Model confidence (mean pLDDT): 81 of 100. This is a predicted structure of a 72-nucleotide RNA (transfer RNA) from Candidatus Iainarchaeum sp. NCBI's taxonomy places the organism under Archaea, Candidatus Iainarchaeota, Candidatus Iainarchaeales, Candidatus Iainarchaeaceae, Candidatus Iainarchaeum. The RNAcentral record of the sequence draws on ENA. It matches the Rfam family "tRNA". Rfam describes the family as follows. Transfer RNA (tRNA) molecules are approximately 80 nucleotides in length.

RNA sequence: GCGAUCGUGGUCUAGUGGCUAUGAUCCGACCUUGCCAAGGUCGGGACCCGGGUCCGAUUCCCGGCGAUCGCA
Numbered sequence: 001g002c003g004a005u006c007g008u009g010g011u012c013u014a015g016u017g018g019c020u021a022u023g024a025u026c027c028g029a030c031c032u033u034g035c036c037a038a039g040g041u042c043g044g045g046a047c048c049c050g051g052g053u054c055c056g057a058u059u060c061c062c063g064g065c066g067a068u069c070g071c072a
Stems, first nucleotide, its partner, number of pairs: 001071007010025003018055001026044006048064005
C1' cells in the first nucleotide's frame, strides 16, 4: 500500500429499518441473614465520527478514524 471482518454503558454482549436498545457484569440504595457470602427488588450508565437515502437509520450506502487478520 491492497483486501476482509469488526466498532453498542466502566467491561463483555444481543439486536438489525419504527417497541422505553437486550442480557450479564459493575456502581448506588433497600430487602433477606446473628455476621459474611449467596439470593432478591429498585435505580445509574451505551449505538466511533461526518455526510447521504428514507416518513423514519444503531441497522442500508459513501467517506474518515480506530482494532484484528491476511497478502505484498